Glycine riboswitch aptamer from Ascidiaceihabitans sp., 109 nucleotides, folded computationally. Taxonomically the source falls in Ascidiaceihabitans (Bacteria, Pseudomonadota, Alphaproteobacteria, Paracoccaceae). Model confidence (mean pLDDT): 77 of 100.
RNA sequence: CAUCAACUAUCUGGAGAGAGGUCAGCGCACGCGCAGCUGGCCCACCGAAGGAGAAAGCCGCCAUUUGUUUGGCGGUCAAGCUCUCAGGUCACGCGACAGAUGGGGACAC
Numbered sequence: 001c002a003u004c005a006a007c008u009a010u011c012u013g014g015a016g017a018g019a020g021g022u023c024a025g026c027g028c029a030c031g032c033g034c035a036g037c038u039g040g041c042c043c044a045c046c047g048a049a050g051g052a053g054a055a056a057g058c059c060g061c062c063a064u065u066u067g068u069u070u071g072g073c074g075g076u077c078a079a080g081c082u083c084u085c086a087g088g089u090c091a092c093g094c095g096a097c098a099g100a101u102g103g104g105g106a107c108a109c
Stems, first nucleotide, its partner, number of pairs: 007103007018043001020042007027034002044089003050085001051083003057076007
């Protein structure tokens, strides 16, 4: 110095799974009750806030082998995979990720 990266602001798009049961309170009704709101408990489910797990490979040690050959142990090791702690299961909202517009300005030269 130019342009990108990490990071960041705003806008946009963005899946899945019970309008579950029960109890209580509020509200409505005043007759049963309500697919209304909030909370507790129970069962069933989802995975895309967050979190956790570890594969090949690589490194080290031990044993073994003509030979890093073979085996064992330890370390490092990713996700949209797995778990379902958390979160979520009409709508609202959350939402990994993606796009647009800015800010930013590492490495390199």